[in-house]
RNA sequence: CGAGUAAGGCAGGUGGCCGCAUCCGCCUGAAUGCGGAUGAGGAAAGUCCGAGCACCACAGGGCAAGGUGCCGGGUAAUACCCGGUGGAGGCGACUCCAAGGAAAGUGCAACAGAAAUAUACCGCCCGCAAGCGCCGCCCCCCGGGCGGGAUCGCUUGCGGGUAAGGAUGGAAAGGCGAGGUAAGAGCUCGCCAGCGGCAUGGCGACUUGACCGCUAUGUAAACCCCACCCGGUGCAAGAUUGGUAUAAGAGCAUUGAAUGGCUGCCCGCCACGCUCUUUGUAAUCGCUGGAGCCCGCAGGCAACUGCCAGCCAAGAUAGAUGGUCACCCACGACAGAACUCGGCUUACGCCUUGCUCGCACU
RNA sequence: GACUCAUUAGCUCAGUUGGCAGAGCACUUGACUUUUAAUCAAGGUGUCCGGGGUUCGACUCCCCGAUGGGUCACCA
Numbered sequence: 001c002g003a004g005u006a007a008g009g010c011a012g013g014u015g016g017c018c019g020c021a022u023c024c025g026c027c028u029g030a031a032u033g034c035g036g037a038u039g040a041g042g043a044a045a046g047u048c049c050g051a052g053c054a055c056c057a058c059a060g061g062g063c064a065a066g067g068u069g070c071c072g073g074g075u076a077a078u079a080c081c082c083g084g085u086g087g088a089g090g091c092g093a094c095u096c097c098a099a100g101g102a103a104a105g106u107g108c109a110a111c112a113g114a115a116a117u118a119u120a121c122c123g124c125c126c127g128c129a130a131g132c133g134c135c136g137c138c139c140c141c142c143g144g145g146c147g148g149g150a151u152c153g154c155u156u157g158c159g160g161g162u163a164a165g166g167a168u169g170g171a172a173a174g175g176c177g178a179g180g181u182a183a184g185a186g187c188u189c190g191c192c193a194g195c196g197g198c199a200u201g202g203c204g205a206c207u208u209g210a211c212c213g214c215u216a217u218g219u220a221a222a223c224c225c226c227a228c229c230c231g232g233u234g235c236a237a238g239a240u241u242g243g244u245a246u247a248a249g250a251g252c253a254u255u256g257a258a259u260g261g262c263u264g265c266c267c268g269c270c271a272c273g274c275u276c277u278u279u280g281u282a283a284u285c286g287c288u289g290g291a292g293c294c295c296g297c298a299g300g301c302a303a304c305u306g307c308c309a310g311c312c313a314a315g316a317u318a319g320a321u322g323g324u325c326a327c328c329c330a331c332g333a334c335a336g337a338a339c340u341c342g343g344c345u346u347a348c349g350c351c352u353u354g355c356u357c358g359c360a361c362u
Numbered sequence: 363g364a365c366u367c368a369u370u371a372g373c374u375c376a377g378u379u380g381g382c383a384g385a386g387c388a389c390u391u392g393a394c395u396u397u398u399a400a401u402c403a404a405g406g407u408g409u410c411c412g413g414g415g416u417u418c419g420a421c422u423c424c425c426c427g428a429u430g431g432g433u434c435a436c437c438a
Stems, first nucleotide, its partner, number of pairs: 001358010012328007020039007041334001045345002048343005053234004060267004066229004070084005085099001086097004100225002105223002107219003121166002123162011134148006174192006193215005198209002201206001238285004247278006259271004292311002296307004329332001363434007372387004381418001388407001389405005411427005
């Protein structure tokens, strides 16, 4: 210098003028007005998880459905975070992993291939039968005929053995070597690989082993099994006050039936005539002081926790947080709160530092 | 704001134990016709919304995003 990797930070700044929202103070009967203070984010976003909070039976029994899935810890809780284990990628710094069970059972594995979870198409081997070569005899020879099947070879057929070799495939019944066998085969042995048991170390995932047994396809983001979790609805939840309004119209039902709510279903419980259409749809509260932010100290590898001191930092309801001028710089990306938090994910500009690799120079 | 559904050919839609993506209309070409329409015959229809993952294999299963649609409050 280039390439990469990890962590952290900022989110244009200052001043003048005009304007908006909320709160406080003054004047006032009240409003207007005047003055002051405060006024978006790291993602406010997606609404993907987890909670608080509110209501419904304070949340019932059973089934179904759903979620999570290596180990230990953190936390209000989590699918998040931290630290490890195992695996994968990278020369490396480092990064990534929905990572229980396929040895409980079921399903599926198209095409190709003989065969797809078991199979005999070719090949190899054994047996039997037939034919030929072969052997003997006859016709003078060539050639032909008849007979023989003990041994050997070849061909065909039938019966069997084999999983060593062979088209294919993502996957073909552990791999290599030796023994063994009719031919073969973990059939046996040695080494290696994997699985289970046992022992060893570790809280554990797991590791290590010279011991014992075994050789078992893949798929569970297919059904399923195992372990754990889970009532529903979301601030348009809901509470109070006031009004329209003793609303209007249509249809259905006639007593434990229908409907509604509590759960998707059954039981059980509660409410009450039910459904549809039209009209109507305000104010206040919920609404921001909270698992809050943060200096320091202590514990912990860390996530995080404890103690002490300090601080209060939007709260609207048609919805404020803006405009303009001047100066400066590194010249400004993505983007705008709507009940509130903790995470994740997605969008996005700039800066700093550590580390790794390469090149050049000293 | 909260919840929820969909995206497949130019248009409207099918597509399930995951195994070569289909129908109708439209379009193109040819025949018939003086010509057009109608009819007949033939034909290509394609980033299965995008990206990633699981799997031998993904329209299909899972995750992340994009776009579009739907529902909701309130008494008697």
This is a predicted complex of two RNAs, RNase P RNA and transfer RNA, with 438 nucleotides together. It holds a member of the Rfam family "Bacterial RNase P class A". By type it is a ribozyme.